Bacterial RNase P class A, 355 nucleotides, folded computationally. The model forms 93% of the base pairs in the Rfam consensus. Its Rfam family is "Bacterial RNase P class A". Rfam describes the family as follows. Ribonuclease P (RNase P) is a ubiquitous endoribonuclease, found in archaea, bacteria and eukarya as well as chloroplasts and mitochondria. Model confidence (mean pLDDT): 78 of 100.
[in-house]
C1' cells in the first nucleotide's frame, strides 16, 4: 500500500425570522414563557411476551410449534458459548442439527440387479444326465451340451449389501482365519453434557439413501385483541315476523366430558355514530464497580427523552462539509428479516513490495 472479515456509534450541524403539538406557570382570557417533540429499522405482521375481556374456568381427544449440548431471559422460533456437518487460502460465515433396527411409501434413466437384490458377458464341470474315444468289463479321458454352482473378473450407474492377506474349494463367497472396520457393553480423562479419542471385553462375520416424505419420540400451546375494554351524555319504535326451547339452549378454534347460566338464533324496520379513558415512570435509560470465556447478572449512583386524535415538527435566509440514502410513532416491550447514502472507532485476516 491493497482486499476482505467482525464488532460499536452517527444519521447533517450551527445561528437568525417566522409558523404547529403535548404538558408545566403566569395572565389584562386576545395571549406570554419555558422544557420537551419520530426511527435504526418506526417498515414486514414473522415470533414471544405485558395489558384487557370471553370467565369462576378443569380435564382428555384433536390441532399446530420447536428439535445436537449447557446455559442468559419475564418469554421464544431469540441471543451466548461449545460440539457436529458444509462453504471459505483465512478472518470468518450457514445450519429444517431427535429417530431408518415400529411400520408405511419414494427413487428417472443406464443397469442383470437399487436392500435383507440380482444373473447379463466371464468362471467351473465337484453332483444328476448327455455325446465322443479306449476297454472284456469295473472304470479313464474329453467336451460345456442340458440341469445346475457362482457373485472372486469384466460392464452399467452418483451409489451394487465392509478392506488387505492367507487357507479353503469343482470354480468362488467372512465359508474360516489374522489385522483394519462396523456394532453392542464398560471403564478412563476432557468440570457436566452433545461429541471425540484411548483401553478391555464381546459380538455377527456384517440390513445403503430419502423423515424440508407419512409417521414415530421428547419438549411446548386456551381465543379473540387497544376498532381490545370501561364510563358518562344523548336519542329512538319497552317496533313487527317467524325458528328452536330444560329430555333444551348458549358459554370456550373444532371434539368428549365436566361445569356456569337461563334464554337463544334469524329476517324486516328504526335511533345513537357525542364525549372521556385506557394513553405512557417502563421485564426503561445511562455511568461505574464487582463476577462471567460470554449472552448477561448483582450492587451504587444519576436521568425522565411524543402520546396526535382526519391525525403535530414546515417554509425561509447565511455559513460549514461528511453534500444527507432507507425512510413518519397511533398500546407498549425483548427478537427475527428486509431497505439503505455515506462518514467515524476498534480488533482480526490474506496479498504486494521495501528495510
Nucleotide at each position: 500500500g491493497g482486499a476482505g472479515u467482525c464488532g460499536g456509534c452517527c444519521a447533517g450541524a450551527c445561528a437568525g425570522u417566522c409558523g404547529c403539538g403535548u404538558c408545566a406557570c403566569g395572565c389584562u382570557c386576545g395571549c406570554g414563557u419555558g422544557c420537551c417533540g419520530a426511527g435504526g429499522a418506526a417498515a414486514g405482521u414473522c415470533c414471544g411476551g405485558g395489558c384487557u375481556c370471553c370467565a369462576c374456568a378443569g380435564g382428555g381427544c384433536a390441532a399446530g410449534g420447536u428439535g445436537c449440548c449447557a446455559g442468559g431471559u419475564a418469554a421464544c422460533g431469540c441471543c451466548u458459548g461449545g460440539g457436529c456437518g458444509g462453504c471459505g487460502c483465512g478472518a470468518g460465515c450457514c445450519g429444517a442439527c431427535g429417530g431408518a433396527a415400529a411400520g408405511u411409501g419414494c427413487a428417472a434413466c443406464a443397469g442383470a440387479g437399487a436392500a435383507c437384490a440380482g444373473a447379463c458377458a466371464g468362471c467351473c464341470g465337484a453332483a444328476c444326465g448327455g455325446c465322443a474315444u479306449c476297454g472284456c468289463g469295473a472304470g479313464a479321458u474329453g467336451c460345456g451340451c442340458g440341469u445346475g454352482g457362482u457373485g472372486a473378473u469384466g460392464g452399467u450407474g452418483a451409489a451394487a449389501c465392509g478392506g488387505u492377506g492367507c487357507g479353503g474349494u469343482a470354480a468362488g463367497a467372512g465359508c474360516g482365519c489374522a489385522c483394519c472396520g462396523c456394532g453392542u457393553g464398560c471403564g478412563g480423562g476432557g468440570a457436566c453434557a452433545a461429541c471425540g479419542c484411548c483401553g478391555c471385553a464381546u459380538g455377527g462375520c456384517a440390513c445403503g439413501g430419502c423423515a424440508a416424505a407419512c409417521c414415530c419420540c421428547a419438549c411446548c400451546u386456551g381465543g379473540a385483541g387497544c376498532a381490545a375494554g370501561a364510563c358518562c351524555g344523548a336519542a329512538u319504535a319497552g317496533g313487527g315476523g317467524g325458528a328452536c326451547c330444560a329430555u333444551g339452549a348458549u358459554g370456550c378454534u373444532g371434539c368428549c366430558c365436566g361445569u356456569a347460566u337461563c334464554g337463544u338464533c334469524c329476517c324486516c324496520g328504526g335511533g345513537u355514530u357525542g364525549g372521556u379513558u385506557g394513553c405512557u415512570c417502563g421485564a426503561g435509560u445511562c455511568c461505574u464497580g464487582c463476577g462471567g470465556u460470554g449472552a448477561c447478572g448483582c450492587a451504587g449512583g444519576a436521568c425522565c427523552u411524543a402520546g396526535a386524535g382526519g391525525a403535530a415538527u414546515g417554509a425561509c435566509u447565511g455559513u460549514c462539509c461528511a453534500c444527507g440514502a432507507c425512510a413518519g410513532a397511533a398500546c407498549c416491550c425483548g427478537g427475527c428479516u428486509u431497505a439503505c447514502c455515506g462518514g467515524c472507532c476498534g480488533a482480526c485476516u490474506c496479498c504486494c513490495u521495501c528495510g